SAM riboswitch aptamer (S box leader), 101 nucleotides, folded computationally. The sequence was found by an Rfam model in a public genome assembly. The coordinates come from a structure-prediction model, not an experiment, and the mean pLDDT is 78. The model forms 94% of the base pairs in the Rfam consensus.
RNA sequence: CUCUUAUCGAGAGAGGUGGAGGGACCGACCCUGUGAAGCCCGGCAACCUGUUUGAAUCAGGUGCCAAUAUCGGCAGCGUAAUGACGGCUGGAUGAUGAGAG
Numbered sequence: 001c002u003c004u005u006a007u008c009g010a011g012a013g014a015g016g017u018g019g020a021g022g023g024a025c026c027g028a029c030c031c032u033g034u035g036a037a038g039c040c041c042g043g044c045a046a047c048c049u050g051u052u053u054g055a056a057u058c059a060g061g062u063g064c065c066a067a068u069a070u071c072g073g074c075a076g077c078g079u080a081a082u083g084a085c086g087g088c089u090g091g092a093u094g095a096u097g098a099g100a101g
Base pairs, nucleotide, nucleotide: 001101002100003099004098005097006096007095008094013041015040016039017038021031022030023029025073026072027071028070042065043064044063046062047061048060049059050058069093074090075089076088077087078085079084
């Protein structure tokens, strides 16, 4: 990097450092100097492992800690019917775990 598969409306600091950005991409919207990202500490608890099955705890490997994966991005349905939407379903894309190449 590619493929398979599961999950994505729960949870998580008024700490230190740092200084302007961040929320994948595009559009929108939003967070941010009452301080962004990053790093440290702290926290959460999803997946896997700790011989087998069920439950709990603990430890380890990853992960995560604004807003439903912030909303939409394609298709169908629905409402409206010129335009459109603040509804529903599925998909696409993305993220994370596990397995394979």